The RNA shown here (transfer RNA) has 77 nucleotides and comes from a Streptosporangiaceae bacterium. The coordinates come from a structure-prediction model, not an experiment, and the mean pLDDT is 82. The sequence was found in a public genome assembly. NCBI's taxonomy places the organism under Bacteria, Bacillati, Actinomycetota, Actinomycetes, Streptosporangiaceae.

RNA sequence: CGGGCUGUAGCGCAGUUUGGGAGCGUGCUGGCUUUGGGUGCCAGAGGUCGCGGGUUCGAAUCCCGCCAGCCCGACCA
Numbered sequence: 001c002g003g004g005c006u007g008u009a010g011c012g013c014a015g016u017u018u019g020g021g022a023g024c025g026u027g028c029u030g031g032c033u034u035u036g037g038g039u040g041c042c043a044g045a046g047g048u049c050g051c052g053g054g055u056u057c058g059a060a061u062c063c064c065g066c067c068a069g070c071c072c073g074a075c076c077a
Stems, first nucleotide, its partner, number of pairs: 001073007010026004020057001028044005050066005
């Protein structure tokens, strides 16, 4: 320098193909349960969907550019 993959809640991920409710597990908070802890049950909080722009009535999803990480290749030494 070129190509590919990935980026979504604290952590691990699904959803993207085929545009329309932002979700699952775990963790966190509160309540109940227990003598207490743990377990179990119930409820709740927590998101610029990497960034910017475009298309559209509507974008996590489609298009363009950029950033970061990983992999492969090329080049230099």